Transfer RNA from a Candidatus Nomurabacteria bacterium, 76 nucleotides, folded computationally. Model confidence (mean pLDDT): 81 of 100. RNAcentral holds the sequence, with entries from ENA. It matches the Rfam family "tRNA". Rfam classes the family as a transfer RNA.

RNA sequence: GCGCGCCUAGCUCAAUGGUUAGAGCAGUCGGCUUAUAUCCGACCGGUUCCAGGUUCGAGCCCUGGGGCGCGCACCA
Numbered sequence: 001g002c003g004c005g006c007c008u009a010g011c012u013c014a015a016u017g018g019u020u021a022g023a024g025c026a027g028u029c030g031g032c033u034u035a036u037a038u039c040c041g042a043c044c045g046g047u048u049c050c051a052g053g054u055u056c057g058a059g060c061c062c063u064g065g066g067g068c069g070c071g072c073a074c075c076a
Base pairs, nucleotide, nucleotide: 001072002071003070004069005068006067007066010025011024012023013022018056027043028042029041030040031039049065050064051063052062053061
């Protein structure tokens, strides 16, 4: 330099272009227990990486940028 993949909650990940973007773990509170853990319930949590575009409607499609990873090429 070229190509490909990924970016969504603190972490790991879902979500067919259409209800208010969800789950597990973590955290907080409560229940249970003599107590702790397990277990159960509730709560808490999101500018879906950024900026535009398409559309009645975008996490999803398109363009540009950024970050991470993989492959190929180049290198003296």